[in-house]
A computed fold for a 96-nucleotide RNA from Pediococcus pentosaceus, annotated as THF (Tetrahydrofolate) riboswitch aptamer. Its mean pLDDT, the model's own confidence on a scale to 100, is 77. The sequence was found by an Rfam model in a public genome assembly.
């Protein structure tokens, strides 16, 4: 110098646990405003999470009345599986 490639943070999907709803929150939609995170350094969005708070949709009960059974774009938590730095520049490993 040339090429090559490796890691994190989070994210999906599924399985089990254990709750909550089922007298409708919660999930999902939209907008305000606010904060965060984003390979080992440094930047760093119009992406991406979150939370507030306002709007529009909106739902699966069943008899056997139970620590029942379903039902929820339900919540955690755990395995497994897969995706994975937006880019930008240094920097690590290999090859030449």
């Nucleotide at each position: 110098a040339a090429u090559g490639g490796a890691g994190u943070a989070g994210g999906a999907a599924u399985c089990g646990a254990u709750g909550c709803g089922u007298u409708a929150a919660g999930u999902g939609c939209c907008a305000a405003c606010a904060a965060g995170a984003c390979g080992g350094a440094g930047a760093g969005u119009u992406g991406c999470u979150u939370g507030u708070u306002g709007g529009a949709c909106g739902a699966a009960u069943g008899c056997u009345u139970g620590u029942c059974a379903g039902c929820g774009a339900u919540a955690u938590c755990g395995a497994u599986u897969c995706c994975g730095c937006a880019u930008c520049u240094c920097g690590c490993c290999g090859u030449u």